Predicted 3D model of a 105-nucleotide RNA (Glycine riboswitch aptamer).
RNA sequence: UAGAACCAACCGGGAGAGAGCGCCGGGCCGUCACUGCCUGGCGCCGCCGAAGGGGCACACCGCUUGCGGCACAAAACUCUCAGGCAAAAGGACCGGUUGAGGAGG
Numbered sequence: 001u002a003g004a005a006c007c008a009a010c011c012g013g014g015a016g017a018g019a020g021c022g023c024c025g026g027g028c029c030g031u032c033a034c035u036g037c038c039u040g041g042c043g044c045c046g047c048c049g050a051a052g053g054g055g056c057a058c059a060c061c062g063c064u065u066g067c068g069g070c071a072c073a074a075a076a077c078u079c080u081c082a083g084g085c086a087a088a089a090g091g092a093c094c095g096g097u098u099g100a101g102g103a104g105g
Base pairs, nucleotide, nucleotide: 001104007099008098009097010096011095012094013093018045020044021043022042023041024040025039026038027037028036046085047084048083052081053079054078055077060069061068062067063066
């Protein structure tokens, strides 16, 4: 320097999938409820992908032409470990503001 990438805070947007079933507790409640409400733990089945995490390669280059390098390499693909399946919260990612940054000029 209306200064690039990366980063942070804040603001706005932001999908999917059972408020599933069973068992054992706690609280509301010094009385009662397996007919109320809230809540914890364990187990079982179904499901989702967009926190995080794991997996996967064309292209390109080289040559001995099917092998090597790139490569302990990628994703919104894939897995579903974790997480999630009313609302709220969270949420990859997108936009904006501010700060930081200092490639480039």
Its mean pLDDT, the model's own confidence on a scale to 100, is 80.